[in-house]
Context: one part of a larger RNA
RNA sequence: GGAUGAACGCUGGCGGCGUGCCUAACACAUGCAAGUCGAACGGGUGUACGGGGAGGAAGGCUUCGGCCGGAAAACCUGUGCAUGAGUGGCGGACGGGUGAGUAACGCGUGGGCAACCUGGCCUGUACAGGGGGAUAACACUUAGAAAUAGGUGCUAAUACCGCAUAACGGGGGAAGCCGCAUGGCUUUUCCCUGAAAACUCCGGUGGUACAGGAUGAGCUCGCGUCUGAUUAGCUGGUUGGUGGGGUAACGGCUCACCAAGGCGACGAUCAGUAGCCGGACUGAGAGGUUGGCCGGCCACAUUGGGACUGAGACACGGCCCAGACUCCUACGGGAGGCAGCAGUGGGGAAUAUUGGGCAAUGGGCGCAAGCCUGACCCAGCAACGCCGCGUGAAGGAAGAAGGCUUUCGGGUUGUAAACUUCUUUUCUCAGGGACGAAGAAAGUGACGGUACCUGAGGAAUAAGCCACGGCUAACUACGUGCCAGCAGCCGCGGUAAUACGUAGGUGGCAAGCGUUAUCC
Numbered sequence: 001g002g003a004u005g006a007a008c009g010c011u012g013g014c015g016g017c018g019u020g021c022c023u024a025a026c027a028c029a030u031g032c033a034a035g036u037c038g039a040a041c042g043g044g045u046g047u048a049c050g051g052g053g054a055g056g057a058a059g060g061c062u063u064c065g066g067c068c069g070g071a072a073a074a075c076c077u078g079u080g081c082a083u084g085a086g087u088g089g090c091g092g093a094c095g096g097g098u099g100a101g102u103a104a105c106g107c108g109u110g111g112g113c114a115a116c117c118u119g120g121c122c123u124g125u126a127c128a129g130g131g132g133g134a135u136a137a138c139a140c141u142u143a144g145a146a147a148u149a150g151g152u153g154c155u156a157a158u159a160c161c162g163c164a165u166a167a168c169g170g171g172g173g174a175a176g177c178c179g180c181a182u183g184g185c186u187u188u189u190c191c192c193u194g195a196a197a198a199c200u201c202c203g204g205u206g207g208u209a210c211a212g213g214a215u216g217a218g219c220u221c222g223c224g225u226c227u228g229a230u231u232a233g234c235u236g237g238u239u240g241g242u243g244g245g246g247u248a249a250c251g252g253c254u255c256a257c258c259a260a261g262g263c264g265a266c267g268a269u270c271a272g273u274a275g276c277c278g279g280a281c282u283g284a285g286a287g288g289u290u291g292g293c294c295g296g297c298c299a300c301a302u303u304g305g306g307a308c309u310g311a312g313a314c315a316c317g318g319c320c321c322a323g324a325c326u327c328c329u330a331c332g333g334g335a336g337g338c339a340g341c342a343g344u345g346g347g348g349a350a351u352a353u354u355g356g357g358c359a360a361u362g363g364g365c366g367c368a369a370g371c372c373u374g375a376c377c378c379a380g381c382a383a384c385g386c387c388g389c390g391u392g393a394a395g396g397a398a399g400a401a402g403g404c405u406u407u408c409g410g411g412u413u414g415u416a417a418a419c420u421u422c423u424u425u426u427c428u429c430a431g432g433g434a435c436g437a438a439g440a441a442a443g444u445g446a447c448g449g450u451a452c453c454u455g456a457g458g459a460a461u462a463a464g465c466c467a468c469g470g471c472u473a474a475c476u477a478c479g480u481g482c483c484a485g486c487a488g489c490c491g492c493g494g495u496a497a498u499a500c501g502u503a504g505g506u507g508g509c510a511a512g513c514g515u516u517a518u519c520c
Stems, first nucleotide, its partner, number of pairs: 001520004006516005013389006019382002021347001026345003030342003035090003040087002044083009059068003097300003106225008117216001121213007129163001131161002138153006169193002171190008198205002226272003233263003238260008275297004279290004302323005325336004353379001355378003361375001362373004392422004402413004427457006436447001464509005469490003475504005485492002
């Protein structure tokens, strides 16, 4: 000198774009953050309308005998709309947060899988025949304070289960071709296994099997990846083999048996520290430092362990067990998990609103309309950073007054002010008023009556901070008297201090200026 997710002191006008718990991966009140589909299914409730069922009210007329008139409820049934719960499907494995752990194939980079999987999407081929038994909801009921659990009875499906059919799928055999060792591909044959689901507004949307693609995962290898030897030996599923099991798949992944191996001074093991990278800062570069925001990968979700479901999890807002903590309780037993967005307490030098909207972009579900979306888009707070603008411009010497100083003549503040003439960026008010909105049209904007445009008003609303001995640009007066104090280094202060304090002046930067911390 540059830089920062900064903090502190003094000061502070505006706008644009960014950024904002670095500490306690500490504990969390409250609200919201993942739902959706009635074009899979049965039934409940409300409402509107219709049919059946009947019925005969109010009212009117009356010659008091009746006549006209036609409402409402119960019950059965149909249609439309809305809606709570349930069965079923898809999605809750994405998106969002954090960096505790991890020195590791975790990450980076380049390969391999002839050892693998892949929902939804795309392409192609073929198919969808015929049956069955349940169960939630519901009704009744039992236990319980509750959470919830149980019993009996009924019912539907794209829920569940057989049967049929099918091979190009799987398994065994044979032949040919090929390769990089295990092997791969093609053809043929035999045997075994073995699929499906409908809905519809008639336009479509779905279902099953197989093959290929795309995408996303999994595994594996070469190289690279901090410090310490005041850590020198480490290892028993340990290293290898055979066989069984397991996995989507290879493999001590796991188990039985057998062998005695394997790693290490090219640093094993142990200990400390740490998420890694694209990048960022600095530097002429080499290098050094760093990994906040944004993007990629990984890991984690109160602590530890476990599996279930599923194409995919060993699953932040799913389940089970154990621990700690908090809450409810009728003391028998239960409930919870902000490292999602806000917000609270605590810690700290220190870090924001319990805001608006799904209008856009994107995601989930749905044929769609649409619903959901603290992702996201916006607004609020903060000079935290970068950038831009302003606090007026021109003229103006009697060099006014005042201040400071003086050798008392003056000098300086200083064209500075006053004053004159202008301007209106900003500011205030008024009028107009967007782009962002996309398909042929129409409709659809949180931001927002914002940006922007026009007009009016009036210099009006707007300057500080640090320094002035040398390094280092900038000097005098007074006060103090080794005191009070300053200080980055050298050093100042003991009676004329350009070094302390104040004032005037000056220098530097400027909505900032200094200090502190850290890196180069």
A computed fold for a 520-nucleotide part of an RNA from an uncultured bacterium, annotated as small-subunit ribosomal RNA, 5' domain.